[in-house]
Context: one part of a larger RNA
RNA sequence: GAUCAACGCUGGCGGCGUGCCUAAUGCAUGCAAGUCGAGCGCGGGCCUCUUCGGGGGUGCUGCGCGGCGGACGGGUGCGUAACACGUGGGCAACCUGCCCUGGGGUGGGGGAUAGCCGUGGGAAACCGCGGGUAAUUCCGCAUACGUUCGGGUCUCGGCAGGAGACCGGAAGAAAGGCGCUUCGGCGUCGCCCGAGGAGGGGCCUGCGGCCGAUUAGCUGGUUGGUGGGGUGACGGCCUACCAAGGCGAUGAUCGGUAGCUGGUCUGAGAGGACGGCCAGCCACACGGGGACUGCGACACGGCCCCGACUCCUACGGGAGGCAGCAGCAAGGAAUCUUCCGCAAUGGGGGCAACCCUGACGGAGCAACGCCGCGUGGGGGAUGACGCCCUUCGGGGUGUAAACCCCUUUUCUGCGGGAAGAAGGGGACGGGCAACCGUGCCUUGACGGUACCGGAGGAAGAAGGACCGGCUAACUACGUGCCAGCAGCCGCGGUAAUACGUAGGGUCCGAGCGUUGUCC
Numbered sequence: 001g002a003u004c005a006a007c008g009c010u011g012g013c014g015g016c017g018u019g020c021c022u023a024a025u026g027c028a029u030g031c032a033a034g035u036c037g038a039g040c041g042c043g044g045g046c047c048u049c050u051u052c053g054g055g056g057g058u059g060c061u062g063c064g065c066g067g068c069g070g071a072c073g074g075g076u077g078c079g080u081a082a083c084a085c086g087u088g089g090g091c092a093a094c095c096u097g098c099c100c101u102g103g104g105g106u107g108g109g110g111g112a113u114a115g116c117c118g119u120g121g122g123a124a125a126c127c128g129c130g131g132g133u134a135a136u137u138c139c140g141c142a143u144a145c146g147u148u149c150g151g152g153u154c155u156c157g158g159c160a161g162g163a164g165a166c167c168g169g170a171a172g173a174a175a176g177g178c179g180c181u182u183c184g185g186c187g188u189c190g191c192c193c194g195a196g197g198a199g200g201g202g203c204c205u206g207c208g209g210c211c212g213a214u215u216a217g218c219u220g221g222u223u224g225g226u227g228g229g230g231u232g233a234c235g236g237c238c239u240a241c242c243a244a245g246g247c248g249a250u251g252a253u254c255g256g257u258a259g260c261u262g263g264u265c266u267g268a269g270a271g272g273a274c275g276g277c278c279a280g281c282c283a284c285a286c287g288g289g290g291a292c293u294g295c296g297a298c299a300c301g302g303c304c305c306c307g308a309c310u311c312c313u314a315c316g317g318g319a320g321g322c323a324g325c326a327g328c329a330a331g332g333a334a335u336c337u338u339c340c341g342c343a344a345u346g347g348g349g350g351c352a353a354c355c356c357u358g359a360c361g362g363a364g365c366a367a368c369g370c371c372g373c374g375u376g377g378g379g380g381a382u383g384a385c386g387c388c389c390u391u392c393g394g395g396g397u398g399u400a401a402a403c404c405c406c407u408u409u410u411c412u413g414c415g416g417g418a419a420g421a422a423g424g425g426g427a428c429g430g431g432c433a434a435c436c437g438u439g440c441c442u443u444g445a446c447g448g449u450a451c452c453g454g455a456g457g458a459a460g461a462a463g464g465a466c467c468g469g470c471u472a473a474c475u476a477c478g479u480g481c482c483a484g485c486a487g488c489c490g491c492g493g494u495a496a497u498a499c500g501u502a503g504g505g506u507c508c509g510a511g512c513g514u515u516g517u518c519c
Base pairs, nucleotide, nucleotide: 001518002517003516005515006514007513008512009511012373013372014371015370016369017368018366019365020331025329026328027327029326030325031324034068035067036066039065040064041063042062043061044060045058046057047056048055049054075284076283077282085208086207087206088205089204090203091202094201095200096199099197100196101195103193104192105191106190107141109139110138116131117130118129119128120127121126147171148170149169151167152166153165154164155163156162176189177188178187179186180185210256211255212254217247218246219245222244223243224242225241226240227239228238229237259281260280261279262278263274264273265272266271286307287306288305289304290303309320310319311318312317337363339362340361341360345359346357347356348355349354376406377405378404379403386397387396388395389394410460411456412455414453415452416451420446423442424441425440427438428437429436430435463508464507465506466505467504468489469488470487474503475502476501477500478499484491485490
């Protein structure tokens, strides 16, 4: 000098930050991922018509199917010394939903199933059987610009299995909804095929960054090859066979420690130490294992199994996972509100309106940090009182106070009062539409906050450590190697500037000291 700090004494305000470093210990409660009725079926409500059987309308509401999202966002640092990370390359060995650009298409059929109805089992969680039903659910068929596979001819390419042109063959698609309609169709959101892009990801690789040799040898899928499997893809990734290799004092193996980086702190630099907040990457989600779905997971708030733990039970069987936001217990020197809002930004769904969003925007608590402000300003005596010292003359506190004049930042009460708002809705005009323009209505958690105006009154606001040397600041009394101090040297045994108290002084100041850690 620095700090995610803690402790002691003290404490007025504001802005901006920061806030479980320990037990990746266990968790009560609430919330944190939904959305779409413009994909589909059925029930309810409401409106309306009714021949009283029922019909029509309306997302107002519920259940289920279906689609997209739940792989993002948020948390944590356990593990990991590794292509995990950083940086530079490679993929002639790869994938990519939504989005963008341009090309082609969207024909015609079939089957099932949940919800529902009936019935049965169970304490529950839930489950079985029968019947029947829709779709943008599922499955054949047709068609194929291009695509894939195989055949042929040819061209290009830094070598390879790469790229391309042409011919003929084989295989493989689709889904509809809504609005308008002069019923011809048009528009829009989708759907299918293939091409390119953007962004995202996978794999390989050079180099770089901890400690220990009181760890010296390590290795059997081990190293390589061939055939095969597997993957989006290369590969000993896996498997069968064959060969006997591969690594190591330039430190293998083993052990310890550790998420890595941008950076942060210190330092003149070189270097050293660190990786909290923010950002990128990685890993993990009660411990361990596994796959399913899917463009994407081996999936924090999905599934299955084993285990530990907690809870419910009718004892047969079930339920759960805060390292999300708050909050509780425990541990600890120590770390916050079970707050407000989706107004903004961003994200998911939706044509949209809109819905969801503990991301986020804010407020709350804490001098935890940095920065700023205030606790008043001027005048005022050879100088009050008190206190301290004294050589008893006096000296100090000290212009300090009182007192006079002034100011009002801040404070108290009063009044005014934001920016942050872009957008959205309906109307009109232009345009085929997307969209553009005009005027109207409407949207703010923070918040009646910031800020502004006027009123009142010096009014409400100072402490902590130190004073032997290092090191800035000295006297008196008490104590008597006691009580105590102390970072080092060292003080204290009867005059102690070193202990305790007081007066005075020094240094900082809403802080001041102490302790821990790093340079």
Molecule: small-subunit ribosomal RNA, 5' domain
Organism: uncultured Chloroflexota bacterium